[in-house]
RNA sequence: CCAGUCGAUGCUGCUGGAGGACACUGCUAUCAGAUUCCGACAGCCAUGCAAGUCAGCUCAUCGGCUUCGAUGGGCGGCGAACGGCUCAGUAACGCGUGGUCAAUCUACCGCAGAGAGUGGAAUAACCUUGGGAAACUGAGGCUAAAACCGCAUAUGCUACGAAUUCUGGAAUGAAUUGUAGCUCAAAAAGUCCGCGAAUUGUAGCGGGUACUGCUCUGCGAUGAGACUGCGUCUGAUCAGGCAGAUGGCGGGGUAACGGCCCACCAUACCGUUGACCAGUAGGGGAUAUGAGAGUAAGAGCCCCGAGAAGGGCACUGAGACAAGGGCCCUAGCGCUACGGCGUGCAGCAGGCGCGCAAACUCCACAAUGCACAUACGUGUGAUGGGGGGAGUCUGAGUGGUGCACUUCGGUGCACCUUUUGCUAAGUCCAAAAAGCUUGGCGAAUAAGUGCUGGGUAAGACCGGUGGCAGCCGCCACGGUAAUACCGGCGGCACAAGUGGUGUUCACUAUUAUUGGGCUUAAAGCGUCAGUAGCCGGCUGAAACCGUCUUAUGUGAAAUAUUGGUGCCUGACAUCAAUGCGUGCAUAAGAUACCUUUCAGCUAGGGAGUGGGAGAGGUCAGGAGUAUUCAUGGGGUAAGGGUAAAAUCUUGUAAUCCUAUGAAGACUAACGGUGGCGAAGGCGCCUGACCAGAACACAUCCGACGGUGAGUGACGAAGGCUAGGAGAACGAAUCGGAUUAGAUACCCGAGUAGCCCUAGCAGUAAAUUAUGCAGACUUUGGUGUUGCGCCUAUCACGAAUAGGUGCAGUACCGUAGGAUAACUGUUAAGUCUGCCGCCUGGGGAGUACGGCCGCAAGGUUGAAACUUAAAGCAAUUGGCGGGGGAGCACAACAAGGGGUGGAUGCUACAGUUUAAUUGAAUUCAACGUCGGGAACUUUACCUGGAGCGACGGCAGGAUGAAGGUCAGGCCAAAGACCUUACCUAACGAGCCGAGAGGUGGUGCAUGGCGAUCGCCAGUUCGUGGUGUGAACUAUCCGGUUAAGUCCGGUAACGAACGAGACCCUCGUUGACAGUUGCCACUGGUUUAGCGAUAAAUCAAGCACUCUGUCGAUACCGCCUGCGUUUAAGCAGGAGGAAGGAGAGGGCGACGGUACGUCAGUAUGCCCCGAAUCUUCAGGGCUACACGCGGCAUACAUAGGUUGGUACAAUGGGUCGCAACUCAGAAAUGAGACGCCAAUCCCCUAAAACCAAUCAAAGUCCGGAUUGAGGGUUGAAACUCACCCUCAUGAAGCUGGAAUCCCUAGUAAUCGCUUGUCACCAUCGAGCGGUGAAUGUGUCCCCGCUCCUUGCACACACCGCCUGCCAAGUCAUCCAAGUAGGGCCUUAGUGACGCAGUAUCUUUAGGUGCUGUCGAACUACGGUUUUGUGAGGAGGGCUAAGGCAUAACAAGGUAUCCGUAGGGGAACCUGCGGAUA
Repeated sequence: CCAGUCGAUGCUGCUGGAGGACACUGCUAUCAGAUUCCGACAGCCAUGCAAGUCAGCUCAUCGGCUUCGAUGGGCGGCGAACGGCUCAGUAACGCGUGGUCAAUCUACCGCAGAGAGUGGAAUAACCUUGGGAAACUGAGGCUAAAACCGCAUAUGCUACGAAUUCUGGAAUGAAUUGUAGCUCAAAAAGUCCGCGAAUUGUAGCGGGUACUGCUCUGCGAUGAGACUGCGUCUGAUCAGGCAGAUGGCGGGGUAACGGCCCACCAUACCGUUGACCAGUAGGGGAUAUGAGAGUAAGAGCCCCGAGAAGGGCACUGAGACAAGGGCCCUAGCGCUACGGCGUGCAGCAGGCGCGCAAACUCCACAAUGCACAUACGUGUGAUGGGGGGAGUCUGAGUGGUGCACUUCGGUGCACCUUUUGCUAAGUCCAAAAAGCUUGGCGAAUAAGUGCUGGGUAAGACCGGUGGCAGCCGCCACGGUAAUACCGGCGGCACAAGUGGUGUUCACUAUUAUUGGGCUUAAAGCGUCAGUAGCCGGCUGAAACCGUCUUAUGUGAAAUAUUGGUGCCUGACAUCAAUGCGUGCAUAAGAUACCUUUCAGCUAGGGAGUGGGAGAGGUCAGGAGUAUUCAUGGGGUAAGGGUAAAAUCUUGUAAUCCUAUGAAGACUAACGGUGGCGAAGGCGCCUGACCAGAACACAUCCGACGGUGAGUGACGAAGGCUAGGAGAACGAAUCGGAUUAGAUACCCGAGUAGCCCUAGCAGUAAAUUAUGCAGACUUUGGUGUUGCGCCUAUCACGAAUAGGUGCAGUACCGUAGGAUAACUGUUAAGUCUGCCGCCUGGGGAGUACGGCCGCAAGGUUGAAACUUAAAGCAAUUGGCGGGGGAGCACAACAAGGGGUGGAUGCUACAGUUUAAUUGAAUUCAACGUCGGGAACUUUACCUGGAGCGACGGCAGGAUGAAGGUCAGGCCAAAGACCUUACCUAACGAGCCGAGAGGUGGUGCAUGGCGAUCGCCAGUUCGUGGUGUGAACUAUCCGGUUAAGUCCGGUAACGAACGAGACCCUCGUUGACAGUUGCCACUGGUUUAGCGAUAAAUCAAGCACUCUGUCGAUACCGCCUGCGUUUAAGCAGGAGGAAGGAGAGGGCGACGGUACGUCAGUAUGCCCCGAAUCUUCAGGGCUACACGCGGCAUACAUAGGUUGGUACAAUGGGUCGCAACUCAGAAAUGAGACGCCAAUCCCCUAAAACCAAUCAAAGUCCGGAUUGAGGGUUGAAACUCACCCUCAUGAAGCUGGAAUCCCUAGUAAUCGCUUGUCACCAUCGAGCGGUGAAUGUGUCCCCGCUCCUUGCACACACCGCCUGCCAAGUCAUCCAAGUAGGGCCUUAGUGACGCAGUAUCUUUAGGUGCUGUCGAACUACGGUUUUGUGAGGAGGGCUAAGGCAUAACAAGGUAUCCGUAGGGGAACCUGCGGAUA
């Protein structure tokens, strides 16, 4: 930097990803070079090798023979203290760095000086023997030396003395010298040269100082030892430690100082600048990473240290307390004749165990070194080489050209080249290999791993799978169309490699010195005093600690950078320079600042004086109202309490009134955003004592200050101890209610407590969630309290008003700050000083430990484990048993009528059934799918039958498929079977592929529909505000049916909705006049005595009507209200109609994964000779039951009978049918007219008139059933309708609950039509009659807007807490139990050391004493680990039980502290906070 908390945003914060390094590991792999790469368990080890060598001496064997060799053994010298390995221990002068030794040693080496005289006694090997299994060992005898021992000389040491000299900062040092004492050197060698005996021996003599060696002394070099300043991990849940401990005196010991050790004396010494204890750890140069500061880590190489199975001890030696030397103890292993012996790979190889993990029992001393040697040389698992290993780094390759094809990725063909590969010779090497040189062959011998949803480069490809299998660092994917799983094909990244796991650095400014924070995200101690520490005013002088400058020394090499050189290049190696090591030390200087010292000053601070303010504290005294109780009097039936009640009090007289008294607590009004106090806190009055602050003055002191780890003091309420007091209130408790329950909320009682005295305790949301102190700020404004000053008024006392200075306390607000909310001279701004605290959530303020407490508990305070978030501020929605405004008959109110009860019809559920096909399920399914299903419909069930375009393969003129008479089968059928005939080319037996599918998916879709919505909202452009999500506009005041309009306004405009618009109705005009109309006029016919009436014709279009175009209504006018105006509202006039004239159509952005794949369309999946097509019958009509909708009723506003009157919409040719006849009717037989303003359906019914019935299961009601007819239709049994007669059920107005409706509406009455062969109690329409009540409200149900709270966003049908039950994981406690480490004490006590005695006095043996002391045993302490019956809480785990505590006023506001209670969340008391 990116991803991840959210609906979205900003922030805090962590988790994960991307980079590097190291180890292991999966898959894969052509070659070369380089390299300081390669057992990480100090566990055990078979086998071989890793340290020898030699001019001294001697022996043996072999060879030689005249001056000698070889091999082996031994004595002797040097080396074996190096090299090599490892990191157990060690928190230390161990390491690093710088010093010191006036407190030291140093073999071999270098330089210089001096010297090497004279004697002696042994011993190994060897020989002879003894013991023993062995290892080994005893005795006797011989012998040499450069082995050993005397004497001499030189030297050295000690003591005393004397003087000088030298080095140095300083003599305690060195030198010279005197005396005394003590000690006291050597190899007369070897090599070399010369002479030279002798035949058994390999000697001897001499010389020279050339070489090597020897002795002494001094110096140097090298190496080592000791001391010391500074630096060097974590833990305070380790705070006190220490007894040789600290020092002195005197000794011992050492190369050397020293309690290093010892005796005595003293009691010191160390420690918050972290002693002591515990844990962990070898340290450094360097390494990894990082910009650096850092962080992690200490493999390899180099330096230092330490160790050699665990522990101890000394010897030898220049050097060791040595481990490829010794002794002892312990544990292990091996041998054993059981008596005893042996052994130590943390050297190189190698083996076993262990583990995630790591090589060959190779070659050579050729090179480099080391040991020895004069040297040649010998030795060397150091080292140099090779082998193995995908350690790391570097380099190279896996072909090139042309043509053709191409899905553009490649493929094919031809030609070319040969790095590499194979191969031959030479060269190189210790020997090989590789390399190099020169030939030959042949494109031949050489590409993988991971990924492909985002982060993160690369597929919206195919197939499989179907919340399965799986993937996944994180987010997340997978429930039938998976770019995320598995496979294929493409693609991307890197490439001889590429992925995974673990650790670590960076990322991370998530430990912040550089470089973070603390109001609300984690984080300010409850407050104050004050110790250490840190920080500190002005002036002068001095010092020079810090600081700064210069110089010198040092800071090893390697590593790093640059340049050069060498390998073909490179890695690499090497040379030179530089850098690094940020440091330390020394010397010289500077003096501003810091520090220190001295002297002064007054601005900080303190003291003093003055008059005021104050619920400041402690103690004492007093007062007041109320309450309760008691007593007396009065008085009578209730009182009290609640939402409503009850428990309770009261006839033994309550409540109430009144008088008196007692008791305890408290201190109204004043009272305030007020005052005081460090905080907690403090409130009647008076007094005493104590303390603090402000103001004023400028008298004194003279930096005396700030903060403050530890520490101390104070510290609400509750709680505890002891003693009092006890009125009111009141945890617990007891009753009464409420409730599903009610361990609560409400009510009645009531104990601790609250009060006082003396103590303890020490906590709160102890909050301004804001530590204390100081300084500063382009600004400020408005209050208020205290003190001072000024001005004005004044009755000159005070007071009031205004202004001002200081100090306090509030609100608003600029700059600035902050994620924002906010803060803002009282900072959360800009700086300074000091302290405290934080580092994802949970576990947990828990466990263990310590301290405190009588207890409750407080304080300090983890981890395992778990988790991808937890959180803060703000935004938009949604929600609220929050608030405000407005609205609605699918809301209420005021009314009218119903449903819910009965019977029937119809739909649904359920049940049943072979099937009772399917869909729809709150509003927004249920007379819905126009769904009134007899067959059909039809999708369901039972049976029967039929169907494959196209392609391939069996088959087919020896006849496929098809048709048909008859018979059989069957409900029926050339469907099938038998037999026969006709016709003539195809073919459903198999594999694909189709037609078809009312098969699946409405959660893959289109379209259509429902609903929010009888709503008034939803957006955009530009501008503005905010880091941003977003906001503004769309808000506010009015108003409206309306986001309708007006005014205001950081908004100005616009769009979709609303409105406008369209249709019908209402008024009217014009036009038109048949099939409509008939006023006026005329004619004809009929009836009548007639007036006249009816019908009809002509004429006409006046009227009605029909249907086309217009007009009309706009708050236009008046009055009032409204903001004088505006929008608008109320009333009025006029008008057919008045404020949208009435009713419809039209349904914004969107939501509801609403409904429909069964209307059609359509993706995918499925069936495919059956889920296709068709036929017959059945079913969808079932029926213990439940629910919805409707019809008819229960009757008098009625029934029955008779008579009389008035419509509109609409329909009609396989149709409507006048009219006539038949029939009681349904209906039938004929039949005019009409393809319709012409004819028909077509008599409307309620109504009205008259009569009758008379409150009853009726002359109400009509279900059910019987009989007889009729109609439609192939068909009426399941299962149609109609007529007539008969039958005459339930039902007497309907519980809880619930529906509709505001005017031509409800109610009521019929009519038409759709469906339709027949069937309407249904739907859609039509007209007739025709009310009641409101003109309101937001109470219920909802809707809109504003505001508020929110832990909700799947959005309250939300979220979420605790207990119980189940599973699982880690932890804690625990009777114990099994070990480990350390310590104290006691005992035993090896080896060693010292002393001593003794022995055959030999280099020794044995004994005793002392000392040291490993190891073992035992008691105890401490610490740690494992395990542990049982107990406890915690975490985690799709759909278990109980409640609902929290989030909204969460339905009793929540939370904090404390106390009691309760299945549980919790409840209650007291005090506190507002989050």
The RNA shown here (small-subunit ribosomal RNA) has 1475 nucleotides and comes from a Microcaldota archaeon. Lineage of the source: Archaea > Nanobdellati > Microcaldota. Its Rfam family is "Archaeal small subunit ribosomal RNA". Gene Ontology terms of the family: ribosome and structural constituent of ribosome. The prediction has a mean pLDDT of 80. The sequence is in RNAcentral, with records from SILVA.